[in-house]
RNA sequence: GCGCCCAUAGCUCAGCUGGAUAGAGCACAAGCCUACGAAGCUUGGGGUCGUACGUUCGAAUCGUACUGGGCGCGCCA
Repeated sequence: GCGCCCAUAGCUCAGCUGGAUAGAGCACAAGCCUACGAAGCUUGGGGUCGUACGUUCGAAUCGUACUGGGCGCGCCA
């Protein structure tokens, strides 16, 4: 340098045949329970879906560029 894959909540991930309020588990906070804690139960907070532009009535989902990470191939005077 070329090709392919990945990027969604603090962490691990689902959703990626475009369709309406973006989800799960763990973690976190509050309450219940308990003599106190742990466990358990209930409720809740938290996301410009890597960035920008474009296509569309509508984009996490499609296209282009860029950024970061991973794998393979090539070059090395």
Predicted 3D model of a 77-nucleotide RNA (transfer RNA) from a Deltaproteobacteria bacterium. NCBI's taxonomy places the organism under Bacteria, Pseudomonadati, Myxococcota, Myxococcia. Rfam family: tRNA. Gene Ontology term of the family: triplet codon-amino acid adaptor activity. The RNAcentral record of the sequence draws on ENA.